Notes: Predicted 3D model of a 70-nucleotide RNA (transfer RNA) from bacterium HR14. It matches the Rfam family "tRNA". From the family's description: Transfer RNA (tRNA) molecules are approximately 80 nucleotides in length. Model confidence (mean pLDDT): 83 of 100. The sequence is in RNAcentral, with records from Rfam.
[in-house]
RNA sequence: CGGCGUAGCUCAGCGGUAGAGCAGCCGCCUUGUAAGCGGAAGGUCGGGGGUUCGAAUCCCCCCGCCGGCU
Numbered sequence: 001c002g003g004c005g006u007a008g009c010u011c012a013g014c015g016g017u018a019g020a021g022c023a024g025c026c027g028c029c030u031u032g033u034a035a036g037c038g039g040a041a042g043g044u045c046g047g048g049g050g051u052u053c054g055a056a057u058c059c060c061c062c063c064g065c066c067g068g069c070u
Stems, first nucleotide, its partner, number of pairs: 001067005008022004016053001025039004046062005
């Protein structure tokens, strides 16, 4: 100096009520298990300020991780 931080994990979402896949839970199917199908649940969006009618999203500071330069 740059990138990243959003659900248990991997990641979308780039101003207008936060989503997917996988995992976990319940059910269907099966002699049973896996696979498959359906459903419900799960997030102070790293922390604090600011701008705005409205911020995960824009601005500032801080914290953590990764990388670059000296």